[in-house]
Molecule: transfer RNA
Organism: Trichonephila inaurata madagascariensis
RNA sequence: GUCCUAGUAGCGCAAUGGAUAGCGCGUUGGACUUCUAAUCCAAAGGUCGUAGGUUCAAAUUCUGCCUGGAAUU
Numbered sequence: 001g002u003c004c005u006a007g008u009a010g011c012g013c014a015a016u017g018g019a020u021a022g023c024g025c026g027u028u029g030g031a032c033u034u035c036u037a038a039u040c041c042a043a044a045g046g047u048c049g050u051a052g053g054u055u056c057a058a059a060u061u062c063u064g065c066c067u068g069g070a071a072u073u
Stems, first nucleotide, its partner, number of pairs: 001072002004069004010025004018056001027043005049065005
């Protein structure tokens, strides 16, 4: 250089073009407990990498760019 692939919560990951974007772990508060752990309940936390296009409607489709990974020369 060419080609492929991934980017979504603090971490690991889901989500068929139509939802209030979820799950596990973690964090915080509460219950329980003599205390801790475990268990249970609740909450916070997301400009879905970025800029545009398509569409009535985009995390999802298309294009450029950025970052990580793999293949090849």